[in-house]
RNA sequence: AAUAGUUGUCUGCCUAAUCACUCAAUUGAGUGAACGGAGGAACCAUCUUACGGUGUGAAUCUCGCUCUGCGAGAGGGACAUCCUUCAGUCCUAACACGUCAGCUAACUUCGUCGGCAUUGAAGGGGACAAGU
Numbered sequence: 001a002a003u004a005g006u007u008g009u010c011u012g013c014c015u016a017a018u019c020a021c022u023c024a025a026u027u028g029a030g031u032g033a034a035c036g037g038a039g040g041a042a043c044c045a046u047c048u049u050a051c052g053g054u055g056u057g058a059a060u061c062u063c064g065c066u067c068u069g070c071g072a073g074a075g076g077g078a079c080a081u082c083c084u085u086c087a088g089u090c091c092u093a094a095c096a097c098g099u100c101a102g103c104u105a106a107c108u109u110c111g112u113c114g115g116c117a118u119u120g121a122a123g124g125g126g127a128c129a130a131g132u
Stems, first nucleotide, its partner, number of pairs: 011117004018033006034112006044102001052100001053097004060074006075092005082124006
């Protein structure tokens, strides 16, 4: 001097996954708000019947190949701002229910994990502060 690892703090990103308070006193147990999900009438919709079906999520579909994997495309999603456009980069998983669930007011009920490190330009709009 460089690289790698660990710990703490700050700033930000994906995600609903954040904040505050109380008790305890040891990394715990609760409550509330906020955000998000599920079940659940009438009316409407559907006509189940196995090749089962359903849910969370952007994470589906089509084609091809040396075929249980890979590649390409379409569609979908993310990239510090309230929205839009252009360009660029990246993602397109995983899990759950267990024969059962359409929508759904009242009502009932559940979750608040985990993983990361940065994108620029243009236009429109809003808020705050200072000055006149």
This is a predicted structure of a 132-nucleotide RNA (c-di-AMP riboswitch aptamer (ydaO/yuaA leader)) from a Chloroflexota bacterium.
The source organism's lineage runs through Bacteria, Bacillati and Chloroflexota.
The model forms 96% of the base pairs in the Rfam consensus.
Its mean pLDDT, the model's own confidence on a scale to 100, is 79.